C1' cells in the first nucleotide's frame, strides 16, 4: 500500500442578540384570596428518543383456582427482576486467516409428505444389462448364437433423480447381495476414563433415506388488558326504545354479586376541561475488591426534560473538521506526497409521550489493536 | 400514544408447499364482422407475487426482520 473481520469513542466547540418548555423556602410589581406578570438562577432530547418485535416495573379487573384450548421456548453450565437478551463452553457448518453463522430436543413413539423424470420414492424397485433353465439353430463338445418365453435369480453396472435402501476393497456365488470379513462413516444403547454438564476419547453391541420455519411427542413457561391503564374535580344534555344475567381470556367447571339496577346496542351531551398518576430509577459517574466473562458487591459523590395543537429554537461573529478550486513554498528524474494563505460549498440519521433491561432497523466522523496479499528495509 | 388487519397483471381477485416461469373478469392491443361506431368473435401482451434473508430437493404458499397502506380505542349521563 490494498483487501478483510473484530471492537470502542463522538454526535462540532465558544461568544452575542432575540426566543420557548420546565422548576425555586429568591427579588419588585398587582390582587381579598387562590393566583398573574417581570427579573434572576438551575435544567432542558437519543444512540438509536425509531419499529412496536421480546421481556419486566406499575395500575385496574373480586381470587388469578382446576381442566381443555391456544401460544412460545428448544446443546449445557451461568448471570440477570425477567427474557425469545447476554457472557463462558460443547456441537455442526462457512472462511487462508482474523473471525462470523446456526429455530442446535425427538425422524429407534406414531400418522402425513416426497412434484418432474425414472422401472423403481420408502412394504422398495427389474427398463437395459448379468446369470440360470427353456424351446430352436449350430459345433467334435452345454462350442457358439437367437428368442412374442404368461420361466426364475439378481441392486454389481448403465440410465432418470434433490435423493436410488451406508462407502471402499477383499471372500463368496450361476451371476449378485452387508450374505460374510476387514477398514471406515452416522445414529442408539451399554461399560471405562476426563468433564458439574453438553459432549470427548477408548472398547463391545445393534441398526442404517430425507422432512418436526408437516401434524405430533417431550420438557418448561404464559391469566387478560394497557398511562386513551387507573384515581379525583368539574360543565352541559334527554331520557326514551331494545336486548340480555353480569363479574374485559376462545371454552367448560368451579367462586362472587345481581335482580329492573348493572352490562350490550341505538339515541343525546362535552371544555377533544382541568388536578394526580409524572418522573428518584432494577438511576448515573468514579474509585476498589472477586469472576476468563456476562456481572454481583463495597465506597463515594450527583440529582440529570417532564411538554399535553405537544417546549429543547433562530440569526450574527470566530475557531475547528471536509470537499473542490485558485495563488504560493518544499520534497522526488517523473507520476506523486506534502506545508501555508484565500474564496465557495458541504456536516448524517433522526425529535423524549409512564418508566426501564434487550434485540431488530437507519445513521456520519475518529481511534484501537487483529488478519490476508504484494513490495522494500 | 396502544391494540389490529391486509399487500398478486392497470383495476378486482383465485390460490393455503411441486399438478404455477401464477389462474379468471374489467380494462388495454391487434384482426374478423359493420358503410362507421357500439355489441359480438377470435388471438395476443400485460405479474421482480411489496422487499431482504432463512427452512426444504423445491415458497406466493412455512418462518424471521423491514417496507408501504388500512382501520378502531376519548370523556358524561
Nucleotide at each position: 500500500a490494498c483487501g478483510g473481520g473484530g471492537g470502542c469513542a463522538c454526535a462540532g466547540g465558544c461568544g452575542g442578540u432575540c426566543g420557548c418548555c420546565g422548576g425555586c423556602a429568591u427579588g419588585g410589581c398587582u390582587a381579598u384570596c387562590c393566583g398573574g406578570c417581570c427579573a434572576g438562577c438551575c435544567g432542558g432530547a437519543g444512540g438509536a428518543a425509531a419499529g412496536u418485535c421480546c421481556g419486566g416495573g406499575c395500575u385496574c379487573c373480586g381470587c388469578a383456582g382446576g381442566g381443555c384450548a391456544g401460544g412460545g421456548u428448544g446443546c449445557c453450565g451461568g448471570g440477570u427482576a425477567a427474557c425469545g437478551c447476554c457472557c463462558g463452553g460443547c456441537g455442526g457448518g462457512g472462511g487462508u486467516a482474523a473471525c462470523c453463522c446456526c429455530a442446535g430436543g425427538g425422524a429407534a413413539a406414531g400418522u402425513g409428505c416426497c412434484a418432474c423424470a425414472g422401472a423403481a420414492a420408502a412394504u422398495a424397485g427389474a427398463c437395459c444389462g448379468c446369470c440360470a433353465c427353456c424351446g430352436c439353430c449350430u459345433u467334435u463338445a452345454u462350442u457358439g448364437g437367437c428368442g412374442u418365453g404368461c420361466u426364475g435369480g439378481u441392486a454389481a453396472g448403465g440410465g432418470u433423480g434433490a435423493a436410488a435402501a451406508c462407502g471402499u476393497g477383499g471372500g463368496g456365488u450361476a451371476a449378485g447381495a452387508g450374505c460374510c470379513c476387514a477398514c471406515g462413516g452416522a445414529c442408539g444403547c451399554u461399560c471405562g476414563u476426563g468433564g458439574c454438564a453438553a459432549c470427548a476419547c477408548g472398547g463391545g453391541u445393534g441398526u442404517c433415506g430425507g422432512u418436526a420455519a408437516a401434524c405430533c411427542c417431550c420438557a418448561c413457561c404464559c391469566g387478560g388488558a394497557g398511562c386513551a391503564a387507573g384515581a379525583c374535580c368539574g360543565a352541559a344534555c334527554a331520557g326514551g326504545g331494545g336486548g340480555c344475567g353480569a363479574g374485559u381470556g376462545g371454552c367448560c367447571c368451579g367462586c362472587u354479586c345481581g335482580a329492573u339496577g348493572c352490562c350490550c346496542c341505538c339515541g343525546g351531551g362535552u371544555a377533544u376541561g382541568g388536578u394526580c398518576g409524572c418522573u428518584c430509577g432494577a438511576g448515573g459517574a468514579c474509585c476498589g475488591u472477586g469472576g476468563c466473562g456476562a456481572c454481583a458487591c463495597g465506597g463515594c459523590c450527583c440529582c440529570c426534560a417532564g411538554a399535553u395543537g405537544a417546549a429543547u429554537g433562530a440569526c450574527c461573529g470566530c475557531c475547528g473538521c471536509c470537499g473542490c478550486g485558485c495563488a504560493u513554498g518544499g520534497g522526488g528524474c517523473a507520476a506523486c506526497c506534502u506545508g501555508u494563505g484565500c474564496a465557495c460549498g458541504g456536516a448524517a440519521c433522526a425529535g423524549a409521550a409512564c418508566c426501564c433491561g434487550g434485540c431488530u432497523u437507519a445513521u456520519g466522523u475518529g481511534c484501537c489493536a487483529c488478519c490476508g496479499u504484494g513490495u522494500c528495509c | 400514544g396502544c391494540c389490529c388487519c391486509c399487500g398478486u397483471c392497470g383495476u378486482c381477485u383465485a390460490g393455503a408447499g411441486g399438478c404455477c416461469c401464477a389462474g379468471g373478469a374489467c380494462g388495454c392491443c391487434a384482426c374478423c364482422c359493420u358503410u362507421u361506431c357500439a355489441a359480438g368473435g377470435u388471438g395476443g401482451a400485460a405479474a421482480u407475487c411489496g422487499c431482504g434473508g432463512g427452512u426444504u430437493c423445491g415458497a406466493a404458499u412455512c418462518c424471521c426482520g423491514c417496507c408501504g397502506g388500512g382501520g378502531g380505542c376519548a370523556c358524561c349521563a
Two RNAs folded together computationally: RNase P RNA and transfer RNA, 454 nucleotides in total. The coordinates come from a structure-prediction model, not an experiment, and the mean pLDDT is 79. Rfam match: Bacterial RNase P class A. It is annotated as a ribozyme.